Context: one part of a larger RNA
RNA sequence: UGACGGGGGCCCGCACAAGCAGCGGAGCGUGUGGUUUAAUUCGAGGCUACACGAAGAACCUUACCUAGGCUUGACAUACAGACCAAGUGAACGGAAACGGGAACGGCCUUCGGGGGUCUGAACAGGUGCUGCAUGGCUGUCGUCAGCUCGUGUCGUGAGAUGUUCGGUUAAGUCCGGUAACGAGCGCAACCCUCGGGUCUAGUUACAAGUGUCUAGACCGACUGCCCGGUGAAACUGGGAGGAAGGUGGGGAUGACGUCAAGUCAGCAUGGCCUUUAUGUCUAGGGCUACACACACGCUACAAUGGACAGGACAAUAGGUUGCCAACCCGCGAGGGGGAGCCAAUCCACCAACACUGUCCUCAGUUCGGAUUGCAGGCUGCAACUCGCCUGCAUGAAGUUGGAGUUGCUAGUAAACGCAGGUCAGCUAUACUGCGUUGAAUACGUUCCCGGGCC
Numbered sequence: 001u002g003a004c005g006g007g008g009g010c011c012c013g014c015a016c017a018a019g020c021a022g023c024g025g026a027g028c029g030u031g032u033g034g035u036u037u038a039a040u041u042c043g044a045g046g047c048u049a050c051a052c053g054a055a056g057a058a059c060c061u062u063a064c065c066u067a068g069g070c071u072u073g074a075c076a077u078a079c080a081g082a083c084c085a086a087g088u089g090a091a092c093g094g095a096a097a098c099g100g101g102a103a104c105g106g107c108c109u110u111c112g113g114g115g116g117u118c119u120g121a122a123c124a125g126g127u128g129c130u131g132c133a134u135g136g137c138u139g140u141c142g143u144c145a146g147c148u149c150g151u152g153u154c155g156u157g158a159g160a161u162g163u164u165c166g167g168u169u170a171a172g173u174c175c176g177g178u179a180a181c182g183a184g185c186g187c188a189a190c191c192c193u194c195g196g197g198u199c200u201a202g203u204u205a206c207a208a209g210u211g212u213c214u215a216g217a218c219c220g221a222c223u224g225c226c227c228g229g230u231g232a233a234a235c236u237g238g239g240a241g242g243a244a245g246g247u248g249g250g251g252a253u254g255a256c257g258u259c260a261a262g263u264c265a266g267c268a269u270g271g272c273c274u275u276u277a278u279g280u281c282u283a284g285g286g287c288u289a290c291a292c293a294c295a296c297g298c299u300a301c302a303a304u305g306g307a308c309a310g311g312a313c314a315a316u317a318g319g320u321u322g323c324c325a326a327c328c329c330g331c332g333a334g335g336g337g338g339a340g341c342c343a344a345u346c347c348a349c350c351a352a353c354a355c356u357g358u359c360c361u362c363a364g365u366u367c368g369g370a371u372u373g374c375a376g377g378c379u380g381c382a383a384c385u386c387g388c389c390u391g392c393a394u395g396a397a398g399u400u401g402g403a404g405u406u407g408c409u410a411g412u413a414a415a416c417g418c419a420g421g422u423c424a425g426c427u428a429u430a431c432u433g434c435g436u437u438g439a440a441u442a443c444g445u446u447c448c449c450g451g452g453c454c
Stems, first nucleotide, its partner, number of pairs: 008454006015445002019408005026299008034290002042053002064285007073123001077122001079120006087104002092099002107114002125274002128272003134268002136263003139259001141257001146185006152161003165176003191251004196219007206209001222245001225239005301401001305360006311353001318347002322341002327336003367398001372393007414437007
């Protein structure tokens, strides 16, 4: 000077408290550990690993295993030599790669050269190791309010001061005071978006001439005004005006640094290792195993409900190898069909909900849907290992979950559906968004956790 303390003081945060909904018990989905395996590829490991890399493992992907092949190589650049033997490639062998070779074919040129093949030698290649050799990027403390510098002053010096103190703030925010005076990176503001208005412009929108809407420019909010409290800064209570009031709501933005944090498997890269193999091609298998344990979720255990019939209201976003209407067939998944749309034009029944009617009246049930059998549909060379969907049948566990533990302060939690990316298809209940319905509670800071200042 820091760090730490079951030292003290002050302050903050869904940290506790007050509430709401959960998880922990059941079944299933996914990830991980463990075990197993020829292989179950690798990484990630308290918070900050475990629906994480993976925004999609049947083949491919794929890095793993087994088997079969190749060795200047699947890929790149020169060099030397030879050649135009390039290229297309039937039969046959084979799981394919590949071997094989009938047949076809027989380079271009401005004559400098270019293109290609083979052989040889340089070299290629490596998802092999080291994230404790590294770049870049990222997580975390933490969107916490801090971290520093110049000159001056003090101290023998390390250092201190400034940055402390009294107030105040979301804030090292501002004010007052002050051996300090200033400054920088952070805070705030500038940026995007939502909420009000004005103007302009409008087709594919709509009520058909513009007021909704669309999308551009601008205005608007600054404690600016008034009252009480108050020395200043501010804060507090109230008011006016206003769509909005004291940072208006959200986003982007992450200081100096910490964890030798993470990543050599995204990429790049030093060193080491490998070079008829740790490279590369192919087929099949595996990553999907299963006494078990943990993590994140979905569905439930019902009557504020389940089932059937009739009725209504969105917003994001996507679409030409695409989205696919009407209509027809099928109980249905789906099939046929072909209109429209390169999209404000066309495409896709929102569901919870409300009302009415009916069944059920508390039961392992008309709750719940796992599991299993049969019959089908779709994608795709191919659904056995290992896909999704439909119909009929089957109908497990489960009656609200111990200790413990998570999220959330308002259009939030909770409930409800819809869309998208990845993608042939999908194991998506995940993730990212979108709207619809829409609460309860906060006395307070003693305590738990994390953090800031003295």
The part of an RNA shown here (small-subunit ribosomal RNA, 3' major domain) has 454 nucleotides and comes from an uncultured bacterium. The coordinates come from a structure-prediction model, not an experiment, and the mean pLDDT is 83.